[in-house]
RNA sequence: GUCUAAGUAGCUUAAUGGUUAAAGCACAAGAUUGAAAAUUUUGGGAGUGCAGGUUCAAUUCCUGUUUUAGACA
Numbered sequence: 001g002u003c004u005a006a007g008u009a010g011c012u013u014a015a016u017g018g019u020u021a022a023a024g025c026a027c028a029a030g031a032u033u034g035a036a037a038a039u040u041u042u043g044g045g046a047g048u049g050c051a052g053g054u055u056c057a058a059u060u061c062c063u064g065u066u067u068u069a070g071a072c073a
Base pairs, nucleotide, nucleotide: 001072002071003070004069005068006067007066010025011024012023013022018056027043028042029041030040031039049065050064051063052062053061
């Protein structure tokens, strides 16, 4: 330099173009306990790497760009 894949919550992952982007772990509070752990109930937290485009509607499709990983030279 060329090609391919990925970037979504603190972490790991979902989500066929169509409801307010879902779950596990973690975190906070309550119950339980002498106290803690475990268990259980509830709750908060992301608008999807960035910038545009297509569309009535984009995490999803298209273009550019950036970061990471891999392949080729």

Transfer RNA from Pedinomonas minor, 73 nucleotides, folded computationally.
Its Rfam family is "tRNA". By type it is a transfer RNA. Rfam describes the family as follows. Transfer RNA (tRNA) molecules are approximately 80 nucleotides in length.
RNAcentral holds the sequence, with entries from ENA.
Model confidence (mean pLDDT): 83 of 100.